Large-subunit ribosomal RNA, domain IV from Rhopalodia fuxianensis, 331 nucleotides, folded computationally.

Context: one part of a larger RNA
């Protein structure tokens, strides 16, 4: 020198991306318990105490020699110790904020998560030889069930709520009008063959009838998406309720907002610190929030993320010793 342990003066996070690892805490008994809160919780909050003996008192149990014995607890009392849950075993505590409600589920071998699932909520399809799905096909899953079922999609407990657009794409309805491809019909005219003729056969051309779909009309956003600009204007200035114009399917509503979204940007203020590109609050000037892409808010829960407070301590200032077990080097 490495590992693994044990120990440290004064400080105590000043280490570091980050308290990452160590360290504190941990069991019983009493005492008490804030904000909030879906009234179930949060909650192990938080603070004390703890051996060991008995001449006493008193409750409790169990035994029975019925006059009592054991035993456990609590008062008082007395002894001893630096330390009395004596070792081992055995949560560390709080406040705020994002993000998922929750238990669960996951990348067997870099990711456990805010991804996934989940109760519930919204659409669509389907009446039974049932949509759907599988297979060439018989058949088979749906299902020995029948709309409180079955299947496909989105959202994702609960509360409050979910606005405007059907012009575009899709999707469903009508069935009126337009326009339509080939193969085959059919009609007609040509031509060449055959036939006394009628006609027949072939080849070519032209017209006529013929499909869904498209055009064309409603509908339909918890389908797919979508939700402006410009210019003027109030008796200082400074805003602009109004007013004007221009285009569009309709112009972004409630609420949220430097946000897990904010480029300028360390945004302006206040707060936290001796100092803060961090963190909370408002603010709104939203480079590029916004309503089942779900918007906002939420008790409770997370080996999630962000910040901060006391407690701790060798993370560190600034490193030393011990012990065990390895390595090298020198003998």
């Nucleotide at each position: 020198u490495u590992a693994u342990a044990u120990u440290a003066a004064a400080g105590g996070a000043a280490c570091u991306c980050g308290g990452c690892a160590a360290a504190a805490a941990c069991a019983u008994u009493c005492u008490a318990u804030a904000a909030u809160u879906u009234a179930g919780g949060u909650u192990a909050a938080a603070g004390a105490a703890u051996a060991a003996c008995u001449u006493a008192u008193a409750u409790u149990a169990a035994a029975u020699u019925u006059c009592u014995u054991u035993a456990a607890u609590a008062u008082a009392g007395u002894u001893a110790a630096a330390a009395u849950a004596a070792a081992a075993u055995u949560g560390a505590a709080a406040a705020c904020a994002g993000c998922g409600a929750c238990u669960g589920u996951u990348u067997a071998a870099u990711a456990a998560a805010a991804a996934c699932u989940u109760a519930a909520g919204u659409u669509u399809u389907a009446g039974c030889u049932a949509a759907u799905u599988u297979g060439u096909a018989a058949a088979a899953a749906g299902a020995c069930g029948u709309a409180u079922u079955a299947a496909a999609a989105c959202u994702g407990a609960u509360a409050c709520c979910u606005g405007c657009c059907c012009a575009g794409u899709g999707u469903g309805a009508a069935a009126a009008a337009a326009u339509u491809a080939a193969c085959g019909a059919a009609u007609a005219a040509u031509a060449a063959c055959a036939a006394a003729a009628a006609u027949g056969u072939u080849a070519u051309u032209a017209u006529u009838a013929u499909a869904a779909a498209u055009u064309c009309u409603c509908a339909u956003a918890a389908a797919c998406g979508g939700c402006u600009g410009c210019u003027g204007u109030a008796u200082u200035u400074u805003u602009g309720a109004c007013a004007g114009u221009a285009c569009a399917a309709a112009g972004g509503u409630a609420g949220c907002g430097a946000a897990a979204u904010u480029c300028c940007u360390u945004g302006g203020c206040a707060u936290u610190u001796u100092a803060u590109u961090g963190g909370u609050g408002u603010c709104c000037u939203g480079c590029a929030u916004g309503a089942a892409u779900g918007g906002u808010a939420u008790a409770a829960c997370g080996a999630c993320u962000g910040u901060u407070u006391a407690a701790c301590u060798g993370u560190c200032u600034c490193u030393a010793a011990u012990a065990u077990a390895a390595a090298u080097u020198u003998u």
It is recorded under the gene name rrl. It matches the Rfam family "Bacterial large subunit ribosomal RNA". Rfam links the family to the GO terms ribosome and structural constituent of ribosome. The RNAcentral record of the full RNA draws on ENA. The coordinates come from a structure-prediction model, not an experiment, and the mean pLDDT is 82. The organism belongs to Rhopalodia, within Eukaryota.